Notes
Small-subunit ribosomal RNA, 5' domain from a Hyphomicrobiales bacterium, 486 nucleotides, folded computationally.
Context: one part of a larger RNA
RNA sequence: GAACGAACGCUGGCGGCAGGCUUAACACAUGCAAGUCGAGCGCCCCGCAAGGGGAGCGGCAGACGGGUGAGUAACGCGUGGGAAUCUACCUUUUGCUACGGAAUAGCUCCGGGAAACUGGAAUUAAUACCGUAUGUGCCCUUUGACGGUGGACGUUGGAGGGGAAAGAUUUAUCGGCAAAGGAUGAGCCCGCGUUGGAUUAGCUAGUUGGUGGGGUAAAGGCCUACCAAGGCGACGAUCCAUAGCUGGUCUGAGAGGAUGAUCAGCCACAUUGGGACUGAGACACGGCCCAAACUCCUACGGGAGGCAGCAGUGGGGAAUAUUGGACAAUGGGCGCAAGCCUGAUCCAGCCAUGCCGCGUGUGUGAUGAAGGCCUUAGGGUUGUAAAGCACUUUCACCGGUGAAGAUAAUGACGGUAACCGGAGAAGAAGCCCCGGCUAACUUCGUGCCAGCAGCCGCGGUAAUACGAAGGGGGCUAGCGUUGUUC
Numbered sequence: 001g002a003a004c005g006a007a008c009g010c011u012g013g014c015g016g017c018a019g020g021c022u023u024a025a026c027a028c029a030u031g032c033a034a035g036u037c038g039a040g041c042g043c044c045c046c047g048c049a050a051g052g053g054g055a056g057c058g059g060c061a062g063a064c065g066g067g068u069g070a071g072u073a074a075c076g077c078g079u080g081g082g083a084a085u086c087u088a089c090c091u092u093u094u095g096c097u098a099c100g101g102a103a104u105a106g107c108u109c110c111g112g113g114a115a116a117c118u119g120g121a122a123u124u125a126a127u128a129c130c131g132u133a134u135g136u137g138c139c140c141u142u143u144g145a146c147g148g149u150g151g152a153c154g155u156u157g158g159a160g161g162g163g164a165a166a167g168a169u170u171u172a173u174c175g176g177c178a179a180a181g182g183a184u185g186a187g188c189c190c191g192c193g194u195u196g197g198a199u200u201a202g203c204u205a206g207u208u209g210g211u212g213g214g215g216u217a218a219a220g221g222c223c224u225a226c227c228a229a230g231g232c233g234a235c236g237a238u239c240c241a242u243a244g245c246u247g248g249u250c251u252g253a254g255a256g257g258a259u260g261a262u263c264a265g266c267c268a269c270a271u272u273g274g275g276a277c278u279g280a281g282a283c284a285c286g287g288c289c290c291a292a293a294c295u296c297c298u299a300c301g302g303g304a305g306g307c308a309g310c311a312g313u314g315g316g317g318a319a320u321a322u323u324g325g326a327c328a329a330u331g332g333g334c335g336c337a338a339g340c341c342u343g344a345u346c347c348a349g350c351c352a353u354g355c356c357g358c359g360u361g362u363g364u365g366a367u368g369a370a371g372g373c374c375u376u377a378g379g380g381u382u383g384u385a386a387a388g389c390a391c392u393u394u395c396a397c398c399g400g401u402g403a404a405g406a407u408a409a410u411g412a413c414g415g416u417a418a419c420c421g422g423a424g425a426a427g428a429a430g431c432c433c434c435g436g437c438u439a440a441c442u443u444c445g446u447g448c449c450a451g452c453a454g455c456c457g458c459g460g461u462a463a464u465a466c467g468a469a470g471g472g473g474g475c476u477a478g479c480g481u482u483g484u485u486c
Stems, first nucleotide, its partner, number of pairs: 001486004006482005013358006019351002021316001026314003030311003035060003040057002043054004067269003076194007085186002090182008098132004108121005138162010167174003195241003202232003207229008244266004248259004271292005294305004322348001324347003330344001331342004361391004371382004395427001397422005405413001430475005435456003441470005451458002
């Protein structure tokens, strides 16, 4: 000098754009943050009907979006490759969609319980569940031919075995099943790169490799039985400490150094630890089970909960905002659609936290007024500064008109932005410094006191260094200090 998610002190007019718990991954009152479909199904309620509403079964979605950075030194991330994989919805192509069956929730009845909830009986539907059929193609086993040096494998033929479907309606559509591709997303493997410590030198038993078996969507000690004795390490293994990684950001002429807030990509986590279920996808923030700590309810038998979602509260802290509006736009879920939901998002509120822009007037005005300060008492300076005179009206204020953002309709923002008119210089300047470094000097007070100070150093009676005043210098809605980085 530059920078900051800053804080503190003094001060503070307006607007635009951005940013806003860096600390306790501490505990959380309250509300909201994930629903939707009656064009899958039976039933109940309101209604004359049309239609509307309700719980339940069923489908899709709740694996996205949103938050946080505790853990992690790792194929976690970055970059470049790879083969042994799956992929709901979307899309392309081909083919199919036949015949049956038994239940069950809800409702009703009878119970248990303080509650959460739950037991029994009877009865009912489906795009819920189950059986059979068909099955080009698909999958498994086996066998032949050809290609391949051989193997793995590919093409083609035979034999045996296995497995599908669901209907709805406004009659034009929406669906269902099988197979093969595409797209998208995801899982896995490898090369290289990725903090400090040797006052950490040895580490390792599923450990390293093989064979058989199991398991997975998939390669693999991923798991298991047996066999062998390997594997890693001064090119730093192991251990300890620290840390999410990157695009980027700050600084710097660059090389480099520091950093990883906001925005974007990836990863990890969801009170702590463990586990699986469902599903195309989770070992699942607002799902389930178990254990633990904590909080709450209880009739003491037993139950309920999880803000590192948006607001908000307590606490911690130098320190960080509203228990706001709307689905109008963009996007997401469901739905044929109308539409419903959406604290994602779009907006508004608060804060000089930052960046940028604007204003606090303009011109004229010398008897150089008064006052202040200094003075050699003549004067000098504040100073064209003020007053006065003549103007202007940005911003703010008052009144009117009033958008774009939306596409025929639909606008939270918002009577906002913008435009027009009106009044009046009116409502709008501070902070730090003045010994040298370093731009800017005098007087008074004080007297090694009170105090200042980034370094050198000032102060003990003439202090340009302390305090005040006048004057001056710098920056300006900010200025200075502190902290941190280069």
It matches the Rfam family "Bacterial small subunit ribosomal RNA". Rfam links the family to the GO terms ribosome and structural constituent of ribosome.